[in-house]
Large-subunit ribosomal RNA, domain III from a marine eukaryotic metagenome, 393 nucleotides, folded computationally.
The coordinates come from a structure-prediction model, not an experiment, and the mean pLDDT is 80.
Context: one part of a larger RNA
RNA sequence: GAGUAACGAAAGGGAAGCGAGAAACUUCCCCACCGAAUGCCCAAGGUUUCCUGGGCAAUGCUAAUCAGCUCAGGGUUAGUCGGGACCUAAGCCGAGGCCGAAAGGCGUAGGCGAUGGAUAACGGGUUGAUAUUCCCGUACCACCAUCUUGCAUUUGACCGAUGGGGGGACGCGGUAGGGCAAGCGGACCCUGGCGAUGGUCGACCAGGGACAAACGAGUAGGGUGGCUCUCAGGUAAAUCCGGGAGCCGUUAAGCCUGAGACGUGAUGUCAGCCGAAAACUGUAGUAGGCGAGCCGCUUAACCCAUGUCGCCGAGAAAAGCCUCUAGGGAGUAAUGAUGGUGCCCGUACCGCAAACCGACACAGGUGGGCAGGUAGAGAAUACCAAGGUGAUC
Numbered sequence: 001g002a003g004u005a006a007c008g009a010a011a012g013g014g015a016a017g018c019g020a021g022a023a024a025c026u027u028c029c030c031c032a033c034c035g036a037a038u039g040c041c042c043a044a045g046g047u048u049u050c051c052u053g054g055g056c057a058a059u060g061c062u063a064a065u066c067a068g069c070u071c072a073g074g075g076u077u078a079g080u081c082g083g084g085a086c087c088u089a090a091g092c093c094g095a096g097g098c099c100g101a102a103a104g105g106c107g108u109a110g111g112c113g114a115u116g117g118a119u120a121a122c123g124g125g126u127u128g129a130u131a132u133u134c135c136c137g138u139a140c141c142a143c144c145a146u147c148u149u150g151c152a153u154u155u156g157a158c159c160g161a162u163g164g165g166g167g168g169a170c171g172c173g174g175u176a177g178g179g180c181a182a183g184c185g186g187a188c189c190c191u192g193g194c195g196a197u198g199g200u201c202g203a204c205c206a207g208g209g210a211c212a213a214a215c216g217a218g219u220a221g222g223g224u225g226g227c228u229c230u231c232a233g234g235u236a237a238a239u240c241c242g243g244g245a246g247c248c249g250u251u252a253a254g255c256c257u258g259a260g261a262c263g264u265g266a267u268g269u270c271a272g273c274c275g276a277a278a279a280c281u282g283u284a285g286u287a288g289g290c291g292a293g294c295c296g297c298u299u300a301a302c303c304c305a306u307g308u309c310g311c312c313g314a315g316a317a318a319a320g321c322c323u324c325u326a327g328g329g330a331g332u333a334a335u336g337a338u339g340g341u342g343c344c345c346g347u348a349c350c351g352c353a354a355a356c357c358g359a360c361a362c363a364g365g366u367g368g369g370c371a372g373g374u375a376g377a378g379a380a381u382a383c384c385a386a387g388g389u390g391a392u393c
Base pairs, nucleotide, nucleotide: 012030013029014028015027016026017025031390032389033388034387039370040369041368042367045350046349049348050074051073052072053071054070055069059067060066079140080139081346082345083344084343086117087116091112092111093110097106098105099104121138122137123136124135125134141342142341143340144339145338146337147336149333150332151331158329159328163324164323165322166321171311172310173309174308175307177304178303179302182298183297184296185295186294188209189208190207191206192205193204194202210269211268214264215263216262221257222256223255224254225248226247227246228245229244230243231242233241234240270293272290273289274288312315356365357364372384373383374382375381
């Protein structure tokens, strides 16, 4: 220089409270902002920042009684969610092996490796802080044991794999239907209300009319011929798959698949309304109590659906699963009931951000899911709901 610039996009006002101290903390009222987000849920990353109590030296662009700060204590509960005890992709490792002067490189068998496949749990309640994990209710899966039942019991049926086959199994574009979620309306049903000021018992006002997995039976829809004989194929075998022949059938039946609806779940729960208690306050909108829980309309980007139709650029693999036999086995399989067992790791909190990446509490950057109302073609835009926020001079 100079008590100058700056104090990092943004709306705050009032009352009360705590306190040494309040523009900024707490509570209430009004006002304002976001609302395809400035709401909610995951992944990555962070790693205790979460909750409670005590603090204000420093941190906070000011103050601070406040805090993602400081001190102490507490908090993350799983057979079913995610990862492992399952599978494989790119890629990586790699017994033998090949190459190289060495170091080392490549690579068979084999292994590792999700960003993919497979895989059994839903609804409600609860804490200051966790919940598909705890509790309540109702389920399901795997394995083991016992019981029950069926089949077979010696001409070889049947079981059984690291082996055969099927399946898993996949592109892009178009697409008519059937549904559910969600929404809207109701003069119908239920609960509460009847007005500080002229009117308001009314076609009045406010709110509600909700519900999962699972099990049962299977709908709209989609797919698919069956039986017999035979064969140099599927590295051995095969009743399986494949090739061939015959017969029957063919707008069909049967079989496979399949949303939703319906019934059970539910004499339950929930929401809405009402609403206690031990002098006062508080305990608390807690314990507890109570009613209806229907009709119509619209309609998805979600489900049927890995459907179906078309096209050319012709669109992972392996396991689980089904089936076939081999070596082998002597009972074996299924359903139901009862009982038992069910390991390790993650789980707090932030998560379009003051907690991640940007040296900062930085106008930047950051993958996925949810998708209400009025107007609108719309996820644009405007205003609102649920919910959140008023940006640290």